[in-house]
The RNA shown here (transfer RNA) has 74 nucleotides and comes from a Nanobdellota archaeon.
The sequence is in RNAcentral, with records from ENA.
Rfam family: tRNA. From the family's description: Transfer RNA (tRNA) molecules are approximately 80 nucleotides in length.
The coordinates come from a structure-prediction model, not an experiment, and the mean pLDDT is 81.
RNA sequence: GAGGAUGUAGCUCAACCUGGGAGAGCACCACGCUGAAGCCGUGGAUGUUGGGAGUCCAAAUCUCUCCAUCCUCA
Numbered sequence: 001g002a003g004g005a006u007g008u009a010g011c012u013c014a015a016c017c018u019g020g021g022a023g024a025g026c027a028c029c030a031c032g033c034u035g036a037a038g039c040c041g042u043g044g045a046u047g048u049u050g051g052g053a054g055u056c057c058a059a060a061u062c063u064c065u066c067c068a069u070c071c072u073c074a
Base pairs, nucleotide, nucleotide: 001073002072003071004070005069006068007067010026011025012024013023020057028044029043030042031041032040050066051065052064053063054062
């Protein structure tokens, strides 16, 4: 230099192909339970969907661009 993959909650990942309610598990917090803690049960909080722009009534999703990490080729 060329091509490709990935980026979503504190962590691991779904949802993207086929545009419309942002979710699961773990972790965290509160309460119950316990002498206390753990386990278990109930409830709760948590996201500029990597940044920017465009298309659209509407974008995590489509298009362009930039950034970061990784892989292959040179």